[in-house]
Context: one part of a larger RNA
RNA sequence: CGUUGAUUCUUGAGGGGAUUUGACUCUAGUACGAGAGGACCGAGUUGAACUGACCUCUGGUGUGACUGCUGUCCUGCCAAGGGCACCGCAGUGUAGCUAUGUCGGGAAUGGAUAACUUCUGAAAGCAUCUAAGAAGGAAGCCAACCCCAAGAUUAGGAAUCGUUUGAGACCCGUAAGAGAUGAUUACGUUGAUAGGCUUUAGGUGUACGCAUAGUAAUAUGUUGAGCCGAGAAGUACUAAUCCGUCGAUCCUGUUAGG
Numbered sequence: 001c002g003u004u005g006a007u008u009c010u011u012g013a014g015g016g017g018a019u020u021u022g023a024c025u026c027u028a029g030u031a032c033g034a035g036a037g038g039a040c041c042g043a044g045u046u047g048a049a050c051u052g053a054c055c056u057c058u059g060g061u062g063u064g065a066c067u068g069c070u071g072u073c074c075u076g077c078c079a080a081g082g083g084c085a086c087c088g089c090a091g092u093g094u095a096g097c098u099a100u101g102u103c104g105g106g107a108a109u110g111g112a113u114a115a116c117u118u119c120u121g122a123a124a125g126c127a128u129c130u131a132a133g134a135a136g137g138a139a140g141c142c143a144a145c146c147c148c149a150a151g152a153u154u155a156g157g158a159a160u161c162g163u164u165u166g167a168g169a170c171c172c173g174u175a176a177g178a179g180a181u182g183a184u185u186a187c188g189u190u191g192a193u194a195g196g197c198u199u200u201a202g203g204u205g206u207a208c209g210c211a212u213a214g215u216a217a218u219a220u221g222u223u224g225a226g227c228c229g230a231g232a233a234g235u236a237c238u239a240a241u242c243c244g245u246c247g248a249u250c251c252u253g254u255u256a257g258g
Base pairs, nucleotide, nucleotide: 001151005161006160007159008158009157010156014148015147016146017145020048021047022046023045024044025043026042032037050105051104052103053102054101058099059098060097061096065092066091067090068089069088070085071084072083073082074081075080109143110142111141116136117135118134119133168246169245170244172188173187174186175185176184193239194238195237196235197234198233199232200231202228203227204226209222210221211220212219213218
């Protein structure tokens, strides 16, 4: 830009992906074979590699968080803290993101066939799978499974709303299940979209102050304390205000009537 207003839901022409395979058990030490050995067919179990999703578990990261420690500067000093030192160093670790972690997948089936195997059967009184006719037959082919898909210009279909009494969209704002920017998605007071506040899953690991014991370092009690809480729930306190912009037809020809 087109699909000749819009919203929602769809059909599927066509395209893409996947299609892998081992070992073991039973059948059965059976058929077969003098023995040694040792099956077809069929039924089941468990893996490898590949692949999709996810974070409950096991781990990783986790420059949010908590704690310990050192040097130095500062808050007048003590105590308690703050800044800087690779995140100062070290120990843990929520959310998120992750694999080496967890769960799933390649199953069954149908059709047409290849090599090949057949039936009936002449040409050619026989024979012959083939010439007429008929039947089987593969990890391969077409479907089936998963995904995309009407620019499929043949531009499809359905429902609903609307054409100035204007459906819908945009702009703007709050954001994240999205993200380089656009875009996408959620919400915009008829509101839980984000922040704040309250509570909390969870993390760290027993705060400050005071009291007691000790000359003191320190220990004990108050105390599973204090701090945090990217997760969860609730709550209009704050910000999503108001205004605005776009937005759906005429022309020509033909036919009919006057």
The part of an RNA shown here (large-subunit ribosomal RNA, domain VI) has 258 nucleotides and comes from a Candidatus Tayloriibacteriota bacterium. Taxonomically the source falls in Candidatus Tayloriibacteriota (Bacteria, Bacteria candidate phyla). The sequence was found in a public genome assembly.